[in-house]
Molecule: small-subunit ribosomal RNA
Organism: bacterium
RNA sequence: AUGAAGAGUUUGAUUCUGGCUCAGAAUGAACGCUGGCGGCGUGCUUAACACAUGCAAGUCGAACGGUCAUUAUUGACAAAGGAGAUAGCUUGCUAUUUCCGGAGUCGAUUUUGAUAGUGGCGCACGGGUGAGUAAUAUAUGGACAAUCUACCUUCAGGAAUGGGAUAACCCUCCGAAAGGGGAGCUAAUACCGUAUGCGAUUAUAGCUACACAUGUUUUUAUAAUUAAAGGUGGCCUCUGUUUACAAGCUAUUACCUGAAAAUGAGUCCAUAUCCUAUUAGUUAGUUGGUGGGGUAACGGCCUACCAAGACGAUGAUGGGUAGCCGGUCUGAGAGGAUGAUCGGCCACACUGGAACUGAGACACGGUCCAGACUCCUACGGGAGGCAGCAGUGAGGAAUUUUGCGCAAUGGGGGAAACCCUGACGCAGCGACGCCGCGUGGGUGAUGAAGGUUUUCGGAUCGUAAAGCCCUUUCGGGUGGGAAGAAUAAAGGAUAGGUAAAUAAUCUAUUCUGAUGACGGUACCACAAGAAGAAGCCUCGGCCAACUACGUGCCAGCAGCCGCGGUAAUACGUAUGAGGCAAGCGUUAUUCGGAAUUAUUGGGCGUAAAGGGUGCCUAGGUGGUUAAAUAAGUCAGGUGUGAAAACUAGAGGCUUAACCUCGAGAUUGCAUUUGAUACUGUUUGACUUGAGUACAGGAGAGGAGAGUGGAAUUCCCGGUGUAGCGGUGAAAUGCGUAGAUAUCGGGAGGAAUACCAGUGGCGAAGGCGGCUCUCUGGACUGAUACUGACACUGACGCACGAAAGCCAGGGGAGCAAACGGGAUUAGAUACCCCGGUAGUCCUGGCUGUAAACGGUGAGCACUAGGUGUGGGAGGUAUCGACCCCUCCCGUGUCGAAGUUAACACAUUAAGUGCUCCGCCUGGGAAGUACGGCCGCAAGGUUGAAACUCAAAGAAAUUGACGGGGGCCCGCACAAGCGGUGGAGUAUGUGGUUUAAUUCGACGCAACGCGAAAAACAUUACCGAGGUUUGACAUGUUUUUGAAAGGUUUGGGAAACCAAGCCCCUUCGAGCAAUUGGACAAAUUCACAGGUGCUGCAUGGCUGUCGUCAGCUCGUGUCGUGAGAUGUUGGGUUAAGUCCCGCAACGAGCGCAACCCUUAUUGAUAGUUGCCAUCAGGUUAAGCUGGGCACUCUAUCGAGACUGCCAGUGAUGAACUGGAGGAAGGUGGGGAUGACGUCAAGUCCUCAUGGCCCUUAUGCCUCGGGCUACACAUGUACUACAAUGGCUGGUACAGAAGGUGGCGAACCCGCGAGGGGGAAGCUAAUCCCAAAAGCCAGCCUCAGUUCGGAUUGAAGGCUGCAACUCGCCUUCAUGAAGUCGGAAUCGCUAGUAACCGCGAAUCAGCAGGUCGCGGUGAAUACGUUCCCGGGCCUUGUACACACCGCCCGUCACACCACGAGAGUUGGUCAUACUUGAAGCCGAUGGGCUAACCCGCAAGGGAGGCAGUCGUCGAGAGUAGGGCUGAUGAUUGGGGUGAAGUCGUAACAAGGUAGCCGUAUCGGAAGGUGCGGCUGGAUCACCUCCUUU
Repeated sequence: AUGAAGAGUUUGAUUCUGGCUCAGAAUGAACGCUGGCGGCGUGCUUAACACAUGCAAGUCGAACGGUCAUUAUUGACAAAGGAGAUAGCUUGCUAUUUCCGGAGUCGAUUUUGAUAGUGGCGCACGGGUGAGUAAUAUAUGGACAAUCUACCUUCAGGAAUGGGAUAACCCUCCGAAAGGGGAGCUAAUACCGUAUGCGAUUAUAGCUACACAUGUUUUUAUAAUUAAAGGUGGCCUCUGUUUACAAGCUAUUACCUGAAAAUGAGUCCAUAUCCUAUUAGUUAGUUGGUGGGGUAACGGCCUACCAAGACGAUGAUGGGUAGCCGGUCUGAGAGGAUGAUCGGCCACACUGGAACUGAGACACGGUCCAGACUCCUACGGGAGGCAGCAGUGAGGAAUUUUGCGCAAUGGGGGAAACCCUGACGCAGCGACGCCGCGUGGGUGAUGAAGGUUUUCGGAUCGUAAAGCCCUUUCGGGUGGGAAGAAUAAAGGAUAGGUAAAUAAUCUAUUCUGAUGACGGUACCACAAGAAGAAGCCUCGGCCAACUACGUGCCAGCAGCCGCGGUAAUACGUAUGAGGCAAGCGUUAUUCGGAAUUAUUGGGCGUAAAGGGUGCCUAGGUGGUUAAAUAAGUCAGGUGUGAAAACUAGAGGCUUAACCUCGAGAUUGCAUUUGAUACUGUUUGACUUGAGUACAGGAGAGGAGAGUGGAAUUCCCGGUGUAGCGGUGAAAUGCGUAGAUAUCGGGAGGAAUACCAGUGGCGAAGGCGGCUCUCUGGACUGAUACUGACACUGACGCACGAAAGCCAGGGGAGCAAACGGGAUUAGAUACCCCGGUAGUCCUGGCUGUAAACGGUGAGCACUAGGUGUGGGAGGUAUCGACCCCUCCCGUGUCGAAGUUAACACAUUAAGUGCUCCGCCUGGGAAGUACGGCCGCAAGGUUGAAACUCAAAGAAAUUGACGGGGGCCCGCACAAGCGGUGGAGUAUGUGGUUUAAUUCGACGCAACGCGAAAAACAUUACCGAGGUUUGACAUGUUUUUGAAAGGUUUGGGAAACCAAGCCCCUUCGAGCAAUUGGACAAAUUCACAGGUGCUGCAUGGCUGUCGUCAGCUCGUGUCGUGAGAUGUUGGGUUAAGUCCCGCAACGAGCGCAACCCUUAUUGAUAGUUGCCAUCAGGUUAAGCUGGGCACUCUAUCGAGACUGCCAGUGAUGAACUGGAGGAAGGUGGGGAUGACGUCAAGUCCUCAUGGCCCUUAUGCCUCGGGCUACACAUGUACUACAAUGGCUGGUACAGAAGGUGGCGAACCCGCGAGGGGGAAGCUAAUCCCAAAAGCCAGCCUCAGUUCGGAUUGAAGGCUGCAACUCGCCUUCAUGAAGUCGGAAUCGCUAGUAACCGCGAAUCAGCAGGUCGCGGUGAAUACGUUCCCGGGCCUUGUACACACCGCCCGUCACACCACGAGAGUUGGUCAUACUUGAAGCCGAUGGGCUAACCCGCAAGGGAGGCAGUCGUCGAGAGUAGGGCUGAUGAUUGGGGUGAAGUCGUAACAAGGUAGCCGUAUCGGAAGGUGCGGCUGGAUCACCUCCUUU
């Protein structure tokens, strides 16, 4: 010290670069589905939009006069009533009067309570909001010697004496109201004069100490100015008198002056604080000074004058955005993002302006004015400001109750009680967040039912459920029940202070002592009872978790890659599973991952990225040495870094969240004391960096002037004649008016052959005949001098190929444009003939290139080898070379190292340092807009919307190339014979049809499936029938002796209907009956399908190709894909073998082994054979006999480059030869590697899925597959004399044969028939040759060639030859006279010619598969065509060239630019007007306090009014910036199957690209200059090895 993970996606695969996307955490959140409880937090992020209603700031009667009520006292008047007296009289009334009485009224004093007004304090706090503000803000640290501060605290001193008003009140007037005017009265702690002055302030003149920028301080003198207020309680000590009181005393409180402290505020300074340069210049009170004013205070803060400054690339000014911070989220950190709640600061209070009061405001619930809006109104006027708490509307995805209480904490007032307090404390609503708890636990296998699935056996949900045994949190019920509350008032006690005091009051301690919104809440106890409490998302990969059904590129999903077109683990549903859980998902946003802005921690040769080059300013960096200093740096101390938050620890709520406590941390700033190695600064020195002087040689370095020869063209003349020229081939063009050719003379312009060289020079661009003049730089050598003078270099300045522009010249050749000729589908091109700008010169402009080593400059270090240019030295020599060493340049190979690889490698892309430039996915785009530059062309600077998940680099394996090399093959060539022309056959296409069933389509479909379509086959069409079926297995019910055979009728048949024959068998049972077999009917499962999908498949097959290839193990090399082996040199039919080699071995292929054929031996000898012997026939192996031969069929032998010679590497092998029947694989066959073509086949068979099920199944008859204008493939027959015909005659092989082959013999011209008779189940019998040979005729003609077609008559097979068979005879006698372009087969017993057989088959062969007979020609050779193999090269291809891909045009959609303009916002300017208000002036009107005066009146001062400066707003005018919109227009992007071409990728068919100019529908073409990021061949140079 506690902390750091990756994955998917570019490719056929790989490595890298590089973007996009995901997994994490978080939130004031919202939305969807769902929702049991509690605690603690939190809740308008939008319209600083508008607000109904209530509340949010009052309090003090112990400041004041009143007023009201009340207590008590008292004065006046005095009713009812009572008593007495008198009078009148009706002994009871009336009247008068006295006393009592005291209701009540009016006063005075007084107690208590209330309070509108005056007055005091508060209202500047608390609470809200974030509009404005990029600095009058905030944060941190300083300063005020430039300041103020009510209330509170402490200290010192004081509080004297007078005066005049005014509200309230009363009277009255105006007004709807709000409110206002006038007259009269009154009080104060309201106001004012005078006195006093501890003091304070100011002025003047000194003094002390300190500081030093102005200054501060002590103190003295003089002068001036300057205070006050009382209230309340108690008491009688003093004083006074009325003897109980106050004007007295005392206590307390309030007051005044001053000092101090505290608190709060103000001002100044430093540092930090977002984006933009497509904002580069800004500023007139602006910067400074002086005087004055103003402020609490400094200051252009304001004003007059003076000066002309001030700020800015270290980003001023302008524009945009934004409250700042503690903190919060994230992150390993550094950072990034953010600024809700809590806390600090600021700003604001409907919008704008202004001041007043006050200690404090330019004041949220104050005033005035202007404006907008709302409300009231009697229309005259008024009122208002929720960004306080609730609440309403609106806006919005979205954010709560018009609650309770001042019990606590805090605040205001008050002496206090107390009052006020939407601050605050609580409650309510919301899963909005964090935290905690629960929804039960145990047992339970017939593994229940049910669901899902299944290979039908099972598996799974699953101990899950039920059942049994338990527990009771939470919720509901009942009962109990807190803490939060005390230092209150008041009273008592004790002690102390003040006092005259035992009163009163104050202080300390102590006792009594009221008060709870939350709330009957937290908490506790009790009874009952598993009871009331689980969802959401996901399951293709990333990423944990899979199956079934449905759907069928539809519906839909999707964060990225991507799923879905009939078997979807990716859509929807279900079962199951995974994850989280009262939540779960989605969306939005932030950080992370992203080292993808890289300080930590990236890059620039080819991936994005080095400026075209140099010079230079600012800036950055800087050699050796000494001293000083101490700014950076390092160490220690101090102050600060608020609290909260954070980290670890401890404590309190049952735990946690949450709360509390003391620590740590707060990485910072400031200050102070030290250190001095390094950096800086200052001073001094040095020479190695750099430079200067001297000598020398090299050079296409630059500028100017002059000059030479060769060549092209033109002109003149001579010779000379018909062509020249040009191309792939031509033509245009030139030429008989004499070209081309050739000779002589002349003109003019441009360029400088050979030398010439990865040679030289220059900063780059670039520079080339020779001579002269001027001039820059580098190199080498040796000494001397200066003494860091150096390196880099934003901005700036200069240079800068070609093309292009302007002006003037010049113009031979070449040559954009243009004209013509060709080519072509077209040819605005490539090719050809012409040809103008231009190319050249002078002067100016432009400023760009693939301006490239695609590599910025400088310095240092790090193996070498070998060329070459310049210079110097050494050795040796008479001398020159050679050789060795050093420096500078320029190449190449190569080690370490680096690099993704390719590659670079002392000329670094290695190792380090310094400085500059540049990059951050592709496209849009180097485009738009704006600025600057330019005459223009254009250059420079340089975005965004939108869109894609890639774009890209290097290398790998393939494939491909109108790239290269080597090799093979009947591939070409050399030959032979055909096809293509004719007729016919057959297949196919097309057409037709009711149907012409289906499949096969380049080679590798087309005499193919089909080794046989008259019916059947048959799948097609028409018609008729049938439905458990023609066929299989099981099943339900019923019937029957069954099955079987047979007859009749209908019918085209299938089939339908009706009979007949047989008269019985088996098991159980006496029997009835039951069951089985069989049959019929019936039921259900199912049968059936040549129906679809060969792109779901198996199997089989074709093809490249019988080509020589295809791979593996181990090892090695490479980061890796991969390579090596397998390449190379030879050789072969062969990856066959040999040699070499980082390979060594092995496998599948090749070859061989197998079959056949050629020679031969052995064995065997019938059905074969007959040499010898015998018999025998007309003849014949016919017979005996034999097995010699032939042959048959089994086992062997033989051939292996074994032998010889030559060539070759002494090898492999090749060439020739010998021997041999055969010679180099003897001939032929079988045998087909890894793989390719989604090749072919679901119609051989098998099979998944889908479809039909009284039909797409099954049966039957008839028809069709055989059609026919045509096209085409494959064959046959021919066109004739190498032939045809007639006659005679000879020789095979291999097959097949009893439902068969079928002899002899007989009949028929013949096919054929009879013979069924002989033989044969086969080496025994049968079927059976032709060409050939011999002889004759034909004699070149559409024929004695050719045989199609047609007529007639027959034969055979078969149920049946009409559609639609084959054959025979007679007759008929078509086309055709050797076949255009083109094209096929074949290399020896082969081609060609000739016939024979077999399979299929009743019959039908010109096809197919076999068999033998006769039997050739040619191959120089590998240039070319085709196919293939190996190596190599390029590639933008990988579905692999039938690839990829560019641009215009057309259509649809999207965003953007321009646009006559239109319309908003905002900013400043100029002018006009100018409210309130402060200030100033005036003030003739008005005026209590002070002064003068007896008074009248005057004065001082003040006020109204008026004027002026400033001034919000409004208006007018022209502008700047910015937004919206706009007919039309421009390019751009995107879009399964549009049009035109073919530009690019291969040498892409004219190598491509860059800059520029020009032309063209378009890609693009051409000119000039440049580049290699060009293939191929040759040459030169260099290098490596020998």